The RNA shown here (transfer RNA) has 86 nucleotides and comes from a Candidatus Omnitrophota bacterium. The organism belongs to Candidatus Omnitrophota, within Bacteria. The sequence was found in a public genome assembly. Its Rfam family is "tRNA". Rfam's curators write: Transfer RNA (tRNA) molecules are approximately 80 nucleotides in length. The coordinates come from a structure-prediction model, not an experiment, and the mean pLDDT is 81.
RNA sequence: GCCGGGAUGGCGGAAUUGGCAGACGCAAGGGACUUAAAAUCCCUCGCCCCUUUGCGGGCGUGCCGGUUCAAGUCCGGCUCCCGGCA
Numbered sequence: 001g002c003c004g005g006g007a008u009g010g011c012g013g014a015a016u017u018g019g020c021a022g023a024c025g026c027a028a029g030g031g032a033c034u035u036a037a038a039a040u041c042c043c044u045c046g047c048c049c050c051u052u053u054g055c056g057g058g059c060g061u062g063c064c065g066g067u068u069c070a071a072g073u074c075c076g077g078c079u080c081c082c083g084g085c086a
Base pairs, nucleotide, nucleotide: 001085002084003083004082005081006080007079010026011025012024019069028044029043030042031041032040046059047058048057049056062078063077064076065075066074
C1' cells in the first nucleotide's frame, strides 16, 4: 500500500428486513425478607434542560458529512483495533 472484519451504557453484549436504541447478563444504588448477614424477590440504573420535577422536553451507537418520513443498520471521507496479502 491493497483486501476483509470490528468500534453500541461503568463492563460484556443483542438489535442481521432501515421502523420504540440500549434486550439479556455482570457491576452499582434503594427496598422487602432476616436478630444481623448471605441467598432470594421487587424497583432503579447514559447525558443535558426546567421557577412546569411530571410516565415533562431535548440529545445520545468511534468522528465528520450525506440519503431517507425514519439510520446502530445504507452511502462517502477520516481515526483507532484485529486478521490476511504484498